Source information: Large-subunit ribosomal RNA, domain VI from a Mollicutes bacterium, 249 nucleotides, folded computationally.
Context: one part of a larger RNA
C1' cells in the first nucleotide's frame, strides 16, 4: 500500500514446514518344531541408546555492584573501624537469571489407498488359471492422524463487538520488562503498583560494629541463628510516569 468506511478481538485452513530412529531383556515358553543339539512365530511388558522440544522443583556449573576470611601497599590525622589498587588481588561459599552432565515429554496407537507378494470367484480355452469383468489382504514407504506457521489464499475468507462530529481508536512522549542489537512486542502513565525508594518475607553469607568480661598478649566469650545483602515474592503513592498529534464514507 492492498483487501471499497474505520477499529478491537476471536477464528476457518488453501498451503508450507517439522517429526518419522533403533536395540536389549522378561513373560508367553524351554512351549510349537526337532531323534537330539538346539529353539521360535504371534502377542504382552520393562529398560536402554540416539535425536528433538521444553523447563530449573531436584543434582551441579556460572554468578566481575552478595556475604565472609586473608596478604602487600596507599589513604581517611592516630587507635579501632573502613576505602582504593594488586587477574574479581587471592581464598571459601552463593540469590535471581542463564544453563547440562539435571528433570519432564516425544519419535505412539489408529484410519485410507497401495508396492513386491498372497488369495477368492472366474472365463477367453467344457479343464486349469490371483485377472481379462468383479472381490479380499498386504510395508519403517504414500495420504491423513501428532506439532508449528498460515487469508498478500489479490480466490485477499468467517464470527462477535465498538465508533457517528468529536468519539471508537492509532501514533508520539514518558515509567518500563516475562521483550529486546535498532525497530518491534508486552505491562503501565495519577480513575496509577510501571520502575525506583521504603516496609515485610524468601534466600545468601555465617555471628557485624561498639561495649563488657577473661588473658601480659595473640585471642576467646557474651550481647548475637547476629550484622550485611544485586536481580526473587508481596505490600506501600514517598519519587518519576507532564503531555501532545492524528482520526472515514
Nucleotide at each position: 500500500c492492498g483487501g471499497a468506511g474505520g477499529a478491537a478481538a476471536u477464528u476457518u485452513g488453501c498451503g508450507a514446514g517439522g517429526a518419522g530412529g533403533u536395540c536389549u531383556u522378561u513373560c508367553u515358553a524351554g512351549u510349537a518344531c526337532g531323534a537330539g543339539a538346539g529353539g521360535a512365530g504371534c502377542g504382552a511388558a520393562a529398560g536402554g541408546c540416539u535425536a528433538g522440544c521444553a523447563c530449573c522443583g531436584c543434582u551441579g556449573g556460572u554468578g566481575u555492584g552478595u556475604c565472609a576470611g586473608u596478604u602487600g601497599u596507599c589513604c581517611u590525622g592516630c587507635c579501632a573501624a573502613g576505602g582504593g589498587c594488586a587477574u574479581u588481588g587471592c581464598u571459601g561459599a552463593g540469590u535471581a537469571g542463564c544453563u547440562a552432565u539435571g528433570u519432564g515429554c516425544u519419535a505412539a496407537a489408529c484410519g485410507g489407498a497401495u508396492a513386491a507378494g498372497u488369495a477368492c470367484u472366474g472365463a477367453a480355452a467344457g479343464c486349469a488359471u490371483c485377472u481379462a469383468a468383479g472381490u479380499a489382504c498386504g510395508a519403517a514407504g504414500c495420504c491423513g492422524g501428532c506439532c508449528u506457521c498460515a487469508a498478500g489464499a489479490u480466490u485477499a475468507g468467517a464470527u462477535u463487538u465498538c465508533c457517528a462530529u468529536a468519539u471508537a481508536g492509532a501514533c508520539a512522549a514518558c515509567u518500563u520488562a516475562c521483550a529486546g542489537a535498532c525497530c518491534a512486542u508486552g505491562a503501565g502513565u495519577u480513575u496509577g503498583a510501571u520502575a525506583g525508594g521504603c516496609c515485610g518475607g524468601a534466600g545468601g553469607u555465617g555471628u557485624a560494629a561498639g561495649c563488657a568480661u577473661a588473658g601480659c598478649a595473640a585471642u576467646a566469650u557474651g550481647u548475637u541463628c547476629a550484622g550485611c545483602c544485586g536481580a526473587c515474592c508481596g505490600g506501600u503513592a514517598c519519587u518519576a510516569a507532564u503531555u501532545g498529534u492524528c482520526a472515514a464514507a
Rfam family: Bacterial large subunit ribosomal RNA. Rfam links the family to the GO terms structural constituent of ribosome and ribosome. The full RNA is in RNAcentral, with records from ENA. Lineage of the source: Bacteria > Bacillati > Mycoplasmatota > Mollicutes. The coordinates come from a structure-prediction model, not an experiment, and the mean pLDDT is 85.